A computed fold for a 122-nucleotide RNA from Gaetbulibacter sp. S0825, annotated as SAM riboswitch aptamer (S box leader). Rfam family: SAM riboswitch aptamer (S box leader). Rfam links the family to the GO term regulation of gene expression.
C1' cells in the first nucleotide's frame, strides 16, 4: 500500500532550533500565526487502543502506567452528499380571522462519504 473492528463534541504545553506559514485533501467560510507557523530536538503531560493485574467458564467489569504507539487551538474548525426525519420563518392559493394545501426553507438531528487513531490482517 490491501481489507476488518473500535473511537473521534471528554482531556493534556513548556523550552530549545526554526524563520513563513499552518489548520489532511477540492472549493468556500472562519480561525492560528514575527507577542514568532509548519518541521526537528528536549522535557512536562493527556488519554487508555495495545499491555500489566486482579475477579469471572465467557462476555465483560474494577484497579494501574513501567513498556510500545497516540495525542497536548477551535467537535475530525464548519459547509458541501441524503427523493432522510423534524422545523423557525416566508410566498401563493383557499377560508374569512385563522384553517387547509402546495412551495422555498434558516435551523437541529440520524446517516453516508472522506479522514485521523489503535488492534488485527493479506
Nucleotide at each position: 500500500a490491501u481489507g476488518u473492528u473500535a473511537u473521534c463534541a471528554a482531556g493534556a504545553a513548556a523550552g530549545g532550533u526554526g524563520g513563513a506559514g499552518g489548520g489532511a485533501u477540492u472549493a468556500g467560510a472562519c480561525c492560528c500565526u514575527g507577542c514568532g507557523a509548519a518541521g526537528c530536538c528536549u522535557u512536562a503531560g493527556c488519554a487508555a487502543c495495545c499491555c500489566u493485574u486482579u475477579a469471572g467458564c465467557a462476555a465483560u467489569a474494577a484497579a494501574g502506567a513501567a513498556g510500545g504507539u497516540g495525542c497536548u487551538a477551535a467537535a475530525u474548525u464548519c459547509u458541501a452528499c441524503c427523493u432522510g426525519a423534524a422545523a423557525a420563518a416566508c410566498g401563493a392559493u383557499u377560508c374569512a380571522u385563522u384553517u387547509a394545501u402546495c412551495g422555498u426553507g434558516a435551523u437541529u438531528c440520524g446517516g453516508a462519504u472522506a479522514g485521523a487513531u489503535a488492534a488485527c490482517u493479506c

The coordinates come from a structure-prediction model, not an experiment, and the mean pLDDT is 81.